A computed fold for a 71-nucleotide RNA from uncultured Treponema sp., annotated as transfer RNA. The coordinates come from a structure-prediction model, not an experiment, and the mean pLDDT is 82.

[in-house]
RNA sequence: GGGAUAUAGCUCAGUUGGUAGAGCAUCUGGUUCGCAAUCAGAGGGUCACCGGUUCAAAUCCGGCUAUCUCC
Numbered sequence: 001g002g003g004a005u006a007u008a009g010c011u012c013a014g015u016u017g018g019u020a021g022a023g024c025a026u027c028u029g030g031u032u033c034g035c036a037a038u039c040a041g042a043g044g045g046u047c048a049c050c051g052g053u054u055c056a057a058a059u060c061c062g063g064c065u066a067u068c069u070c071c
Stems, first nucleotide, its partner, number of pairs: 001070006009024004018055001026042005049063004
């Protein structure tokens, strides 16, 4: 110097810009004498950060930071 990644506590989706999601974990309740397992439900997000474009941005553009990778 080139490329990739950054979204819930963790691992990750998110299609052509139009209400931010899943699994696990956490909490509550049912089933049990109790635990585990299982079922139902709930909480949890400044989409790394700063700015721009747009009626509208996780998504497009610029910058910047961190990590990985190539030269």
Source information:
Its Rfam family is "tRNA". Rfam describes the family as follows. Transfer RNA (tRNA) molecules are approximately 80 nucleotides in length.